Transfer RNA from a Spirochaetales bacterium, 84 nucleotides, folded computationally.
Rfam family: tRNA. Rfam classes the family as a transfer RNA.
It was read from a public genome assembly.
The prediction has a mean pLDDT of 81.

[in-house]
RNA sequence: GCCGGCGUGGUGAAAUUGGCAGACACAACAGACUCAAAAUCUGUCGGCAGCGAUGCCGUAUCGGUUCGAGCCCGAUCGCCGGUA
Repeated sequence: GCCGGCGUGGUGAAAUUGGCAGACACAACAGACUCAAAAUCUGUCGGCAGCGAUGCCGUAUCGGUUCGAGCCCGAUCGCCGGUA
């Protein structure tokens, strides 16, 4: 150089047929229990705005197709593998 695969919350990962993004688990935080802790149980757990109800944005980056994109198309970046 060429070919192929992959990129999703703090982490591991689901959602592949284009139709509610983050199920589930871990971690973290708060509460209960305890003299105190561990264990256990309950709740919260991407960002921004708002007192709130709620709204908008978010799947490596930028564009495109579409009523609708994590998913399809193009370019770019990064990682992994193959090949001369």